[in-house]
The part of an RNA shown here (large-subunit ribosomal RNA, domain I) has 587 nucleotides and comes from a Myxococcota bacterium. Model confidence (mean pLDDT): 83 of 100. NCBI's taxonomy places the organism under Bacteria, Pseudomonadati, Myxococcota.

Context: one part of a larger RNA
RNA sequence: GGCGCGCGGUGGAUGCCUAGGCGUCGAGAGGCGAUGAAGGACGUGGACAGCUGCGAAAAGCUUCGGGGAGCUGCUAACGAGCGUUGAUCCGGAGAUAUCCGAAUCGGGAAACCGACCUGGCGCAAGCCAGGGAGCCAUCACUGAAUCCAUAGGUGAUGAGCGGCCAACCCGGGGAACUGAAACAUCUAAGUACCCGGAGGAACAGAAAUCAAACGAGACUCCCUUAGUAGCGGCGAGCGAAAGGGGACCAGCCUAAACCUGUACAGUGUAAGCCUGGGGGCGUUGCUGUACGGGGGUCGUGGGAUCAUCGAGAGGAACCCCAGCACCUCACGGAGUUAUCAACUGAUUCGCUAGCAAAACGGUAUGGAAAGGCCGGCCAAAGAGGGUGACAGCCCCGUAUGCGAAAGUGAAUGAGCUCCGAGAUGACACCCGAGUACCACAGGACACGUGACAUCCGGUGGGAAUCUGGGAGGACCAUCUUCCAAGGCUAAGUACUACUCGACGACCGAUAGUGGACAAGUACCGUGAGGGAAAGGUGAAAAGUACCCCGGUGAGGGGAGUGAAAUAGUACCUGAAACCGCGCGUCU
Repeated sequence: GGCGCGCGGUGGAUGCCUAGGCGUCGAGAGGCGAUGAAGGACGUGGACAGCUGCGAAAAGCUUCGGGGAGCUGCUAACGAGCGUUGAUCCGGAGAUAUCCGAAUCGGGAAACCGACCUGGCGCAAGCCAGGGAGCCAUCACUGAAUCCAUAGGUGAUGAGCGGCCAACCCGGGGAACUGAAACAUCUAAGUACCCGGAGGAACAGAAAUCAAACGAGACUCCCUUAGUAGCGGCGAGCGAAAGGGGACCAGCCUAAACCUGUACAGUGUAAGCCUGGGGGCGUUGCUGUACGGGGGUCGUGGGAUCAUCGAGAGGAACCCCAGCACCUCACGGAGUUAUCAACUGAUUCGCUAGCAAAACGGUAUGGAAAGGCCGGCCAAAGAGGGUGACAGCCCCGUAUGCGAAAGUGAAUGAGCUCCGAGAUGACACCCGAGUACCACAGGACACGUGACAUCCGGUGGGAAUCUGGGAGGACCAUCUUCCAAGGCUAAGUACUACUCGACGACCGAUAGUGGACAAGUACCGUGAGGGAAAGGUGAAAAGUACCCCGGUGAGGGGAGUGAAAUAGUACCUGAAACCGCGCGUCU
């Protein structure tokens, strides 16, 4: 020195564990913000570095409920206190809430600097309370060029707007890598990304739709139709719809014609007073524009106007009679989710604290019994967790049953609120205009301009009102079908930052989140940004009094605790590499 065996050191694999993650399902919630958010800075404790809580009223204040013996967070000890006159703790509603931040008095290198106005207090220095950004809307005052006016200005009022937020949604913009085995049309893809906007969903939506000679009957979503019909350097690729089956179901309001009110302008005196008849009154009428009220809303076309017919009572309108017009009541219907729209109290059921809840002892072993043995009991409860080893009956719970002063959600019914015809005929007044449509150049449609319909913009041109207009994939005719150029609309559908509950042939500390721990921390970077490592004594600290060596060390040896200390805080188990010590053997 090699090898072997044994014993150690180092190291932290493995096993076991779980405080944390991951996923799915169900329910809730789906927003917060100028009444100052999200997120921060700085403070705040008897003593306090960090975390948490809170805000100069600062680990808290008030009140209403719950709860019932301890309490002053993580966090021990000390100090000082609180609590059955009910604390700590849990829940509802309030108060306070520095500074920054949309940040909004002005400024600014965020958490700072500098002012002003009003009121109160004070001799004063000063203190306290309040106010003022911009835009928009409404109202008022004022007010140019320019007489009236308008623009502009000033002020008041407004829980108006602004900023934040995970995904889902709609709109405006909009790539490239890539694929085509190169590449340009094409693809990727209307994807990523940027911007704007909204909601708990969004969008869409009550046919100028489809269909096909039969018919259907708003929209949305799913399955299918179907990788079909088609599109396509007919390459790569892209890729429907009708129809069928399901989910869910809901329909409405306007514009116009006509009547009428108000304001303004024009005209300038015979018509007007609801209609018919009769009487009466005595000044406005007509036209246009704007804004309101009534009316009206459809495609077997509808409506307006006029005539005729048609439904309960009362009243008033200049008077009388009649009337379907006006008002009130009755009757009928509907409703806060669109079709109009607020609110009040009641009942019931939820949510935000909670409450009750059955049944076991002995014995040996052991440090400890829940395991063994013996004998019982409960069970609408033998889910689960904890307790010194494995507990239905020890503890928390569980089945089951019960509970709210306050706030809040839903449902029901009530008050309340709103609505209430039609038919026939005549007439030819209305039925959404720079629109439809056309041309050129584009975009969207599965459809790349193609024979290319349909939809939407840019530029130019430019209709009709039912004897009208659109569509049926060029176009024309016939036929069929539907009424554009205004608007609203629940459900079925998408998503999950957030709350609650349940579950898992999900992970178990190099796994599972980056993060089980002071984690988006330490650290790195000018910055955008990048981004860790790090869990486990024991049943209980019982965390080694005292003695010895040592530097008043580190560390260790005794002693003591403990079942165990080779469980001693560098702490469960403690593999290997690596380093020693002893013994054996070989050279």
Its Rfam family is "Bacterial large subunit ribosomal RNA". Rfam links the family to the GO terms structural constituent of ribosome and ribosome.